[in-house]
This record gives sequence, structure tokens and C1' cells, in this order.
RNA sequence: CACUGAUAAAGGCAAACCCGGUGGAAUCCGGGGACGCAAAGCCACGGGACCAGUUAGGUCAGCCGGGCCACCCCU
Repeated sequence: CACUGAUAAAGGCAAACCCGGUGGAAUCCGGGGACGCAAAGCCACGGGACCAGUUAGGUCAGCCGGGCCACCCCU
């Protein structure tokens, strides 16, 4: 540097659910909690889903693709 993600080690994230808060809602934030995750880190660019709907718009990166970036390490 490349590949890979090991019945290894270190470190990381945190579904459902509960409590508190936010919002019209989807959702989001904090605490508890772990179903899982080798990008479950970041970005709504394409598809998709959801909310809202007079219009405008909003949400989901733990649905898939794509882009960017990164820890450790057998080989």
C1' cells in the first nucleotide's frame, strides 16, 4: 500500500421497550436498555418508504444504490 473482516484483541455504535423533552405529524434529542451492526460514521444525489396536503414542505443514512471519510488487525 492492497485485500479481507478472523470462533482473536482493543475501541465504537445502539433496535424494540421504558422515562423525560421537542414537533401538527412522520420524526428527532437526553437518560436507561441491547435486537443487532465491520462503516449501524457523514451526505437526501437516484430509487423507495413515511408524515403533511389547498399549496409549500418535512422525515428516514438501522431499506437499496451512489459519493466522501475512518479505527484495529489475521493474511